[in-house]
Context: one part of a larger RNA
């Protein structure tokens, strides 16, 4: 100088306590390990891997297997030598299909030099999702939106270095002040950017009717400005007025650097290696296996509830290879229909808890739904491995869950629907939205991360 410590002093974080809801029991979704396989492609692995890469694996995707085929090659781009010639396209036979054969129809374009374009041969050449992420670049995680990390002079030290950045306040903060052998500045804090709470100004169709609402663009506002107390100050408590009050609330932002920390499979990249195969066409098949283990989730297990009829109230979206209305068939999924819409015009659209009545009456039950078993619907060439959605039947475990253990401070958490990416189909994930909407926090002894000085060390 740093690290560390079951060392001190202080101080912050849902880190503890205080509360609210869960997760460890049960079923079922995924994702990982195992083990299985011809393959069950890779990859990620403490926090910082396990609803991660995948914002969607019948086929493709796919790299993994099995098997049948090509070798200048699926794809770029050059050379050079032949070729009045194709290349595609229809028919046939063989095949799972690629692909090989085998008829046919058109038989190149031309500025007239030979050039372009197909084709064969032959070369340098392609191609590798083949390895190294401890060869790299780029991008990312955590520490951590934590208050830090430095630099110029000057000083102080023989030097490594230290000062400055310690100290007294004080903050959300190296944020401000005072004071100081230090003065100043960088990169980080903050602020400038979007978003939302108020108001006014304008403009305004498809919205509304001259108002209010809405939409868009401005502009105003909030600065500890006023005021009282504390204080030298900086600040803090408290109070007016305010739509908002000390950082209003949310987002983008992420310092030096740490973990030889992830990513060669997103891409780009050295080095290595494969070249009738580790390339590349195709077909089936596998990534969906199943004695088990973990890990994130969905339903529950009921009466603050289920289960019938009635009835209300959003938001933000997304629509032309597309959103699709009315009506009519269908118990439903859906089928017909096609109006209207390149969208505040029209469509997905029905919000759902909730409100009103109606029943059930504490029971493995009118809780719960897994499991099958039969019959439909859809998308797609094609749903057997292996999709999804209806109807009828079936009714499994589950009576609140053991050491233990996650989240959350407020329009939060709980709860309750609804939209989009992905997507031909296929979410209980994901990322948005908007309803209803709480309990608590006495406090910093203790757990766990961390900042700032200090001290100890056989430790770098």
């Nucleotide at each position: 100088a740093g690290a560390c410590g079951g060392g001190g002093a202080c101080c912050c974080g849902c880190a503890c306590a205080a509360g609210c809801g869960g997760a460890g029991g049960a079923u079922c979704a995924u994702g990982c390990g195992g083990u299985u396989u011809a393959a069950u492609u890779c990859g990620a692995u403490g926090g910082u891997a396990c609803g991660c890469g995948g914002c969607g694996a019948a086929c493709c995707u796919u790299a993994c297997c099995u098997g049948g085929g090509c070798u200048c090659a699926a794809c770029u781009a050059c050379u050079a030598a032949c070729u009045g010639c194709a290349a595609g396209c229809c028919u046939c036979u063989g095949g799972a299909a690629a692909c090989a054969g085998a008829g046919g129809a058109u038989u190149c374009c031309u500025u007239a030099g030979a050039g372009g374009g197909u084709g064969u041969u032959a070369g340098a050449u392609a191609g590798g999702u083949g390895c190294u992420g401890c060869a790299u670049g780029g991008u990312u995680g955590c520490c951590g939106u934590c208050a830090g990390c430095u630099c110029g002079u000057g000083c102080c030290g023989u030097g490594a270095g230290g000062u400055g950045u310690a100290c007294a306040g004080u903050u959300a903060a190296g944020u401000c002040u005072g004071g100081u052998a230090a003065c100043g500045a960088g990169c980080g804090c903050a602020a400038c950017c979007c978003c939302u709470a108020u108001g006014c100004u304008g403009u305004g169709u498809u919205a509304a009717a001259u108002g209010c609402a809405c939409a868009c663009a401005g502009c105003a506002g909030a600065c500890u400005g006023c005021c009282u107390g504390u204080u030298u100050a900086a600040a803090c408590a408290g109070g007016a007025g305010g739509a908002a009050g000390g950082c209003g609330g949310g987002g983008a932002u992420g310092a030096c650097g740490u973990c030889a920390a992830a990513u060669c499979a997103g891409c780009a990249u050295g080095g290595c290696u494969c070249u009738u195969a580790c390339g590349u066409c195709c077909a089936g098949g596998g990534c969906c296996a199943c004695a088990c283990g973990c890990a994130u989730g969905a339903u529950a297990c009921a009466a603050u509830g289920g289960c019938c009829g009635g009835u209300a109230c959003a938001g933000a979206g997304g629509g032309u290879u597309g959103c699709g209305a009315a009506g009519c068939c269908g118990u439903a999924a859906g089928g017909u229909g096609g109006a209207g819409c390149u969208a505040a015009u029209c469509c997905c659209a029905g919000a759902a808890a909730g409100c009103c009545g109606g029943u059930c009456u504490c029971a493995g039950u009118u809780c719960g739904g897994a499991u099958u078993g039969a019959g439909g619907g859809c998308u797609g060439c094609a749903a057997c491995u292996c999709g999804u959605c209806c109807u009828c039947a079936u009714g499994a475990a589950g009576c609140u869950g053991g050491a233990u253990u996650c989240g959350c401070u407020a329009g939060u958490a709980a709860u309750u629907g609804c939209g989009c990416a992905u997507c031909a189909g296929a979410a209980c994930g994901g990322c948005g939205c908007a309803g209803u909407g709480a309990a608590u926090a006495c406090g910093u002894u203790c757990u766990c991360g961390g900042g700032u000085c200090u001290u100890g060390u056989a430790c770098u």
The prediction has a mean pLDDT of 83. Small-subunit ribosomal RNA, 3' major domain from Candidatus Magasanikbacteria bacterium GW2011_GWC2_37_14, 460 nucleotides, folded computationally. NCBI's taxonomy places the organism under Bacteria, Bacteria candidate phyla, Candidatus Magasanikiibacteriota. It was read from a public genome assembly. It matches the Rfam family "Bacterial small subunit ribosomal RNA".